[in-house]
RNA sequence: AGUGAGGUUAGAGGUGCAGUGACCAUUAGUAGGCAGUAGGAGGAGCAUGAGAUCCUUUGAAUACUGCGGAAAGGGGAAACUGCCGAAGCAGAAAGCUUCUCAUAAGCUUGAAGCUGGUUUCGUAUUGAACAAAUGCGAAACUGUCAUAUAACGUUAUCGCGAUGUGACGUUAUAUGGAGGGCUAUCUCACGC
Numbered sequence: 001a002g003u004g005a006g007g008u009u010a011g012a013g014g015u016g017c018a019g020u021g022a023c024c025a026u027u028a029g030u031a032g033g034c035a036g037u038a039g040g041a042g043g044a045g046c047a048u049g050a051g052a053u054c055c056u057u058u059g060a061a062u063a064c065u066g067c068g069g070a071a072a073g074g075g076g077a078a079a080c081u082g083c084c085g086a087a088g089c090a091g092a093a094a095g096c097u098u099c100u101c102a103u104a105a106g107c108u109u110g111a112a113g114c115u116g117g118u119u120u121c122g123u124a125u126u127g128a129a130c131a132a133a134u135g136c137g138a139a140a141c142u143g144u145c146a147u148a149u150a151a152c153g154u155u156a157u158c159g160c161g162a163u164g165u166g167a168c169g170u171u172a173u174a175u176g177g178a179g180g181g182c183u184a185u186c187u188c189a190c191g192c
Stems, first nucleotide, its partner, number of pairs: 002190004007186001009184003014084001016083005023076002033067006042055003047103005087115003093109005116142011144177014
């Protein structure tokens, strides 16, 4: 020289990832509310069943008309913040939520596992949505490393030059791998 350590530190991929208060569009002239007309015994709280409680002939559900009229979740440009397994999916296990129980649903934490990144198309699910997100499949672009081929350059081989050969680097093409990666740097151990 080198080998090993998911080791330290700092970086790169770009329509890069995620978060944040106000604002905007949509949700929606919807839900709930008030008044009137019809109606005539049921109704209430995420869904179903049972129970409890409450409202209701002093008029329930429902329908129509008028007045007036939201919100949550999801989305958007700019700005700021944290970053490069950024982050996303997933989900063993555990806990919480509803008047109670059961099923189901929702929320929180979360092991194993998968994905280098972006975009487009198809499909399924969620969703008010033709927005968007996620899963699966396909295609394109792109970053990184390795290998092979070709060209160019540097260098070694000698007294000089040319040529050849070897090594290294850059570019192009092709193939392949994966972020526990890649580049640089430092530390420790081994070794020379």
The RNA shown here (Lysine riboswitch aptamer) has 192 nucleotides and comes from Salibacterium aidingense DSM 18341. It was read from a public genome assembly, where an Rfam model found it. Taxonomically the source falls in Salibacterium aidingense (Bacteria, Bacillati, Bacilli, Caryophanales). Model confidence (mean pLDDT): 77 of 100. Its Rfam family is "Lysine riboswitch aptamer". About the family: Riboswitches are metabolite binding domains within certain messenger RNAs that serve as precision sensors for their corresponding targets.